[in-house]
A computed fold for an 85-nucleotide RNA from a Pseudomonadota bacterium, annotated as c-di-GMP-I riboswitch aptamer. Taxonomically the source falls in Pseudomonadota (Bacteria, Pseudomonadati).
RNA sequence: AAGAUGAAAAGGCACGGCGUCCAAGCGGGCGCUUCGCAAAACCACCGGUCUACGGUUAUUAACUUAAGACAGCGGAGUUACCAUC
Repeated sequence: AAGAUGAAAAGGCACGGCGUCCAAGCGGGCGCUUCGCAAAACCACCGGUCUACGGUUAUUAACUUAAGACAGCGGAGUUACCAUC
């Protein structure tokens, strides 16, 4: 320096819950907590999922739409810590 692996340790992330703020909504930011994670780091390129401001019918309901959201749904791409071999 490269590759493989993830038993322990250091360090890290945070599903859900609570508080608070933002958002039409899905959802997101921050704090506490902790289900889990060896890429649970980045990235909407491919597939997938969620929402529906608006629109239409029409009447308080139905239908439709991604330009919005999800990387902790799968794949592709990019980068990286520690330890062991």